[in-house]
Context: one part of a larger RNA
RNA sequence: UUGGGUUUAAAGGGUGCGUAGGCGGCACAUUAAGUCAGUGGUGAAAUACUCAUGCUUAACAUGGGAACUGCCAUUGAUACUGAUGCGCUUGAGUACAGAUGAAGUGGGCGGAAUAUGACAUGUAGCGGUGAAAUGCGUAGAUAUGUCAUAGAACACCGAUCGCGAAGGCAGCUCACUAAGCUGAUACUGACGCUGAUGCACGAAAGCGUGGGGAUCAAACAGGAUUAGAUACCCUGGUAGUCCACGCUGUAAACGAUGAUAACUGGCUGUCGGCGAUAUAGUGCCGGUGGCUGAGCGAAAGUAUUAAGUUAUCCACCUGGGGAGUACGAUCGCAAGGUUGAAACUC
Numbered sequence: 001u002u003g004g005g006u007u008u009a010a011a012g013g014g015u016g017c018g019u020a021g022g023c024g025g026c027a028c029a030u031u032a033a034g035u036c037a038g039u040g041g042u043g044a045a046a047u048a049c050u051c052a053u054g055c056u057u058a059a060c061a062u063g064g065g066a067a068c069u070g071c072c073a074u075u076g077a078u079a080c081u082g083a084u085g086c087g088c089u090u091g092a093g094u095a096c097a098g099a100u101g102a103a104g105u106g107g108g109c110g111g112a113a114u115a116u117g118a119c120a121u122g123u124a125g126c127g128g129u130g131a132a133a134u135g136c137g138u139a140g141a142u143a144u145g146u147c148a149u150a151g152a153a154c155a156c157c158g159a160u161c162g163c164g165a166a167g168g169c170a171g172c173u174c175a176c177u178a179a180g181c182u183g184a185u186a187c188u189g190a191c192g193c194u195g196a197u198g199c200a201c202g203a204a205a206g207c208g209u210g211g212g213g214a215u216c217a218a219a220c221a222g223g224a225u226u227a228g229a230u231a232c233c234c235u236g237g238u239a240g241u242c243c244a245c246g247c248u249g250u251a252a253a254c255g256a257u258g259a260u261a262a263c264u265g266g267c268u269g270u271c272g273g274c275g276a277u278a279u280a281g282u283g284c285c286g287g288u289g290g291c292u293g294a295g296c297g298a299a300a301g302u303a304u305u306a307a308g309u310u311a312u313c314c315a316c317c318u319g320g321g322g323a324g325u326a327c328g329a330u331c332g333c334a335a336g337g338u339u340g341a342a343a344c345u346c
Stems, first nucleotide, its partner, number of pairs: 004317003007300002012314001014201004021194003025088002028085004033081002035077008049065006091191001092188004096183003100179001103177007110154001114150008125136002162169002206247006216240001220236004258313006265292010295302002319346003328339004
């Protein structure tokens, strides 16, 4: 390489948009590039294959044949693919109506809790633990009440709920923006699918500048525990946690399951719509769950939300360690990211 694979054994890119490329609905006509058939030319000789022959045989040699699966030219065939033209509506999309949701961005507002401060009541403890101590407190703490200030997060509702491409999204409200779904017609007429490179988004932590700083809390300090205790527990506590702008670009970024389309048994819940009926049985579309068949699977399991049966396109894997390391390249302020070996060893 061929082949075989990618939920858990090695292997699905974190996610989307999209360039090139690959692939692509129904019908008719033309063409004849691919495709198929015929004919002609060429495909050197030797070698290799085969049939003979010659050296006593063989090696070796000589002659004939086939082969050289290819290329070129030409004549024809037209089912499929391509090209061109013309049409269609079921794929895709647009318009209209309706409802939906923690989808996004920006502003305003709210209550509970926490901390701090002020005042008041009040007196000796509080706090913390397995038990303690560090710590706080007669300079009046803890507790209780009133008022004020600050920052962050939004109890109940809340759910196998919902929305979003993923990351993710939750107090209330306003503005702006986006999306899918359902229902009816009307319109466009294959406009589609996938997608190397690329571009955009991308939790937490981290970085830069400037704010902010209530809580929690790496580092750090102290108290315990212990043989020790650079930990687990406790008292404190700085970065950070929050905001704006910029960077970083990684995660068990997980459904450990790429996207799209078609087909293939049932039962049962739930969310958003619709329809019909007339109060009960029964439907349609789109999501989201549970259970169980066939099939698949090494099994666990999966099972119309497939890991079943197929098609197209992309990504990735090829024994363990060395190693996601070295070197080089590239991106980054840095931390580091991306790409990514070998020797050696089992």
Predicted 3D model of a 346-nucleotide part of an RNA (small-subunit ribosomal RNA, central domain) from an uncultured Bacteroidales bacterium. The RNAcentral record of the full RNA draws on ENA, Greengenes and SILVA.